[in-house]
Context: one part of a larger RNA
RNA sequence: GAUGAAUGCUGGCGGCGUGCUUAACACAUGCAAGUCGAACGAAGAUACUUAAAAUGAGAGCUUCGGCAGGAUUUUUAUUUAUCUUAGUGGCGGACGGGUGAGUAACGUGUGGGCAACCUGCCCUAUACUGGGGAAUAAUCGCUGGAAACGGUGACUAAUACCGCAUGUCAUCACGGAAGGGCAUCCUUCUGUAAGAAAAGGAGUAAUUCGGUAUAGGAUGGGCCCGCAUCUGAUUAGCUAGUUGGUGAGAUAACAGCCCACCAAGGCGACGAUCAGUAGCCGACCUGAGAGGGUGAUCGGCCACAUUGGGACUGAGACACGGCCCAAACUCCUACGGGAGGCAGCAGUGGGGAAUAUUGCACAAUGGGGGAAACCCUGAUGCAGCAACGCCGCGUGAAGGAAGAAGGUUUUCGGAUCGUAAACUUCUAUCAACAGGGACGAAGAAAGUGACGGUACCUGAAUAAGAAGCCCCGGCUAACUACGUGCCAGCAGCCGCGGUAAUACGUAGGGGGCAAGCGUUAUCC
Numbered sequence: 001g002a003u004g005a006a007u008g009c010u011g012g013c014g015g016c017g018u019g020c021u022u023a024a025c026a027c028a029u030g031c032a033a034g035u036c037g038a039a040c041g042a043a044g045a046u047a048c049u050u051a052a053a054a055u056g057a058g059a060g061c062u063u064c065g066g067c068a069g070g071a072u073u074u075u076u077a078u079u080u081a082u083c084u085u086a087g088u089g090g091c092g093g094a095c096g097g098g099u100g101a102g103u104a105a106c107g108u109g110u111g112g113g114c115a116a117c118c119u120g121c122c123c124u125a126u127a128c129u130g131g132g133g134a135a136u137a138a139u140c141g142c143u144g145g146a147a148a149c150g151g152u153g154a155c156u157a158a159u160a161c162c163g164c165a166u167g168u169c170a171u172c173a174c175g176g177a178a179g180g181g182c183a184u185c186c187u188u189c190u191g192u193a194a195g196a197a198a199a200g201g202a203g204u205a206a207u208u209c210g211g212u213a214u215a216g217g218a219u220g221g222g223c224c225c226g227c228a229u230c231u232g233a234u235u236a237g238c239u240a241g242u243u244g245g246u247g248a249g250a251u252a253a254c255a256g257c258c259c260a261c262c263a264a265g266g267c268g269a270c271g272a273u274c275a276g277u278a279g280c281c282g283a284c285c286u287g288a289g290a291g292g293g294u295g296a297u298c299g300g301c302c303a304c305a306u307u308g309g310g311a312c313u314g315a316g317a318c319a320c321g322g323c324c325c326a327a328a329c330u331c332c333u334a335c336g337g338g339a340g341g342c343a344g345c346a347g348u349g350g351g352g353a354a355u356a357u358u359g360c361a362c363a364a365u366g367g368g369g370g371a372a373a374c375c376c377u378g379a380u381g382c383a384g385c386a387a388c389g390c391c392g393c394g395u396g397a398a399g400g401a402a403g404a405a406g407g408u409u410u411u412c413g414g415a416u417c418g419u420a421a422a423c424u425u426c427u428a429u430c431a432a433c434a435g436g437g438a439c440g441a442a443g444a445a446a447g448u449g450a451c452g453g454u455a456c457c458u459g460a461a462u463a464a465g466a467a468g469c470c471c472c473g474g475c476u477a478a479c480u481a482c483g484u485g486c487c488a489g490c491a492g493c494c495g496c497g498g499u500a501a502u503a504c505g506u507a508g509g510g511g512g513c514a515a516g517c518g519u520u521a522u523c524c
Base pairs, nucleotide, nucleotide: 001523002522003521005520006519007518008517009516012393013392014391015390016389017388018386019385020351025349026348027347029346030345031344034091035090036089039088040087042085043084044083045082046081047080050077051076052075053074054073060067061066098304099303100302107229108228109227110226111225112224113223114222117221118220122217123216124215125214126213127212128211129210130164132162133161139154140153141152142151143150144149171194173192174191175190176189177188178187179186180185200209201208202207230276231275232274237267238266239265242264243263244262245261246260247259249257279301280300281299282298283294284293285292286291306327307326308325309324310323329340330339331338332337357383359382360381361380365379366377367376368375369374396426397425398424399423406417407416408415409414430465433459434458435457436456440451468513469512470511471510472509473494474493475492479508480507481506482505483504489496490495
C1' cells in the first nucleotide's frame, strides 16, 4: 500500500459498488419455462336465430263451474358468433441462472490445421408442394388401486404416422475427360444404373404465414497439433488395448474409439510413474521495473447438478427444475406400494470470527412461444438490510479580552485551556416542512413507469438535530500533575515498573486521523 474481511469503541447524510471465503451440509413454504385455438378433434360457458314441449301472469268475458288468450320462465334440438381449455400436434425446456466438488488435462491460454466434420431458427438462390391409406389420444362405457397410477371395449381428427407418383439436385456403384495439390487425394464437366420429398393454416379475394429438396452464407459447435501451464526423487522405473499393423464395426468425422488376428513395441533424469495441492484465463494487488502474490464481483472457456451408472428424444444433451437402474437420506401409506432432490431467487436449520428481503415490476434491455393482440421470464430493471469498500458533503461563519466563571498547574507573582465560551451580526449545505415535479417511452397520433411524488427546482424558517477514535520514552508528531511502588500493569522492537515513572492507572494539556479510528489475519 491492499482486502469479498472479522473484531473493540463510536456513528449525521448522499452517490456508486460489494455482501456464505466455512458444510458440493440437510432443506419447510412460495415462485424460477412456457407458449401456440391462425395445426387438430372434442368438451364447457355466454349471447343470438328458428322449432318443439312444459309453464301459464296482468287485463277481459262469465251461468262463478269455467272460457279465450298468450306475457314470462324452463328444457330439448338447431344456426351463427365469442370465450375458456384437459388432450393430440408444433416450437422452446441444450438458452438464460447457480456452483467450483472433480480435473495437473489438448482442461485452459496462445498460434495453427480439418484434403477427417456437423449446424434447428436466420439470410440468399433454384425447383416443387400431386394423389392415397391405416391408426391413436381426448371422449364414452366397464373396471383395478388407499394413493401414485392404470387396464380393457367402442368411436374420431390433424401441419401426428405410412405407402405411391414426380426427381432440378444431393447420395451411392461402375466408367470417361480436364485441371490442381499437401501423402492419403481435391475440384469441374459428363455417361449408365440404383435410390430418397412434401402439409397445410388464415383471408371473400389479392395475398400471407408455413412445408419439401438442393446449393451457398452467417452463427454456433466437434476433432487434431506446436508452445506455455504448481510442489515433492525421503516417488526411478512405468505400460498388455499397452505401442504399431491388417481387416471388420461404430461415429457427423479422424483415431485402439471398439473387436478379431499379427508383430513387440511405447514412455522415462529434457523427470515417466506415483503422491500432494489446484478449476484455467482476461484481469486484480504490490513493485521504478523485472518479478512476487491472488483468481471475489464483471467478461471468456471448462466441469458439475444428492452419490454412481445408462441411454432415449432431438439440429444440439448423455440433459440442474426430463427418463431408467442402483445407493444413502427424507416423507406418505390402507403395509400391497409410492413420492422427493434449492451448487435457481428469497427463506430455514447447521457449521462458522463472518456475509442481506420468504420485497416490487415486466415500465426499460434481453430471451421463449405466437400472424398478432398478448402470455411467460427470481434473466433483468429496481427497492430493502449492512460504515463492507471507494468518493463527496456536513456538524456553522465573522466579530468578540473584563483574557469572565470553572478546570489543571504553580516558584503563589502567575501560566494554561483561550477568541475558546458568553454576547453581537450573518448564512442555510445536509436533515425536517410546504409548493411544483421529471429524463429514462420507442411514436404519424394516442396509450404505456416498478423505481416514484424518487431525483431535481422553488419557498419560508431555526445555529438549531449531527464527533469520535488512537497515541504522546526512542523508532515517531505530541508533557505535566497525582496514584502505584519489580506490585498492579504496559509492550511492534529496544525495553518500562523495586518511593519524585514524560513508558503502568487517572486527570489536565498536546499530537494524528476523522464518520470513522484502533486491533487481528493475509499478500507485495